[in-house]
Molecule: FMN riboswitch aptamer (RFN element)
Organism: Herbiconiux solani NBRC 106740
RNA sequence: AACGUGCUCCGGGGUCAGUGAGAAUCUGAACCGGCGGUGAUAGUCCGCGAACUGACGAGACACUGCCUGCAGUGCUUCCGAGGUUGAUCCGGUGAAAUUCCGGAACCGACGGUGAUGGUCCGAUCGAAAGACCGGAUCGAGUCCGGAUGGGAGGAUGCACGGG
Numbered sequence: 001a002a003c004g005u006g007c008u009c010c011g012g013g014g015u016c017a018g019u020g021a022g023a024a025u026c027u028g029a030a031c032c033g034g035c036g037g038u039g040a041u042a043g044u045c046c047g048c049g050a051a052c053u054g055a056c057g058a059g060a061c062a063c064u065g066c067c068u069g070c071a072g073u074g075c076u077u078c079c080g081a082g083g084u085u086g087a088u089c090c091g092g093u094g095a096a097a098u099u100c101c102g103g104a105a106c107c108g109a110c111g112g113u114g115a116u117g118g119u120c121c122g123a124u125c126g127a128a129a130g131a132c133c134g135g136a137u138c139g140a141g142u143c144c145g146g147a148u149g150g151g152a153g154g155a156u157g158c159a160c161g162g163g
Base pairs, nucleotide, nucleotide: 003161004160005159006158007157008155009154010153015029016028017027018026030142031141032108033107034048035047036046037045043106044105051084052083053082057078058077059076061074062073063072064071065070066069088104089103090102091101092100110145111144112143117138118137119136120135121134122133124131125130
């Protein structure tokens, strides 16, 4: 030095216009992309994190039973195995790239907000196209919220050990 332990610090990005009484949610275009790995650089390959769910186990409280410190039930807190969890192809270069270059695509949790748009059903008018009313259902990656949270990890920053 490697390595180990502890501490400290860091650790998510992105909008305008149009229509309209009203929209950053509709329409049009734009913009964004956590962490580790991968023979060469990844939102779309492999895995992880976050989010949702949650067996087993542990603790507290209440009640019941009794062999008086144990069992059962209920509720709650912690832990957390496992499960759910979106999306890419073609061409080129090359030893090697779904990672680079060129081209064309696609995806984006949960809750809230809101609804001018879509789909379906029914009534009225109409020859029809359609208009209009009522109902049902769907409709935010960028806004708000959980989150001044959590975290995959990173820094080699400090200390001790090590040697």